[in-house]
RNA sequence: UUCCGACAAAGGCAAACCUGGGGUGAUCCAGGGACGCAAAGCCACGGGUCUCAAUGAGGCAGCCGGGCUACCGAA
Numbered sequence: 001u002u003c004c005g006a007c008a009a010a011g012g013c014a015a016a017c018c019u020g021g022g023g024u025g026a027u028c029c030a031g032g033g034a035c036g037c038a039a040a041g042c043c044a045c046g047g048g049u050c051u052c053a054a055u056g057a058g059g060c061a062g063c064c065g066g067g068c069u070a071c072c073g074a075a
Base pairs, nucleotide, nucleotide: 004073005072012037013036017032018031019030020029021028022027035062041068042067043066045065046064047063048060049059050058051057052056
């Protein structure tokens, strides 16, 4: 350094739901809240799926794959 992931250490993120706001909508943002997560950090490239004002446009990265980056260091 790469692979790997501990009844290790320091931390981190935040499902459902509630409140307020944006959006036609999927859903997104903020606050609360924790089901969980070793990439539940980022990217819409491929598959999948959802939405619509539909032959196009948009959403989901916490659906799968892939790419990039990253804390710690037991076996």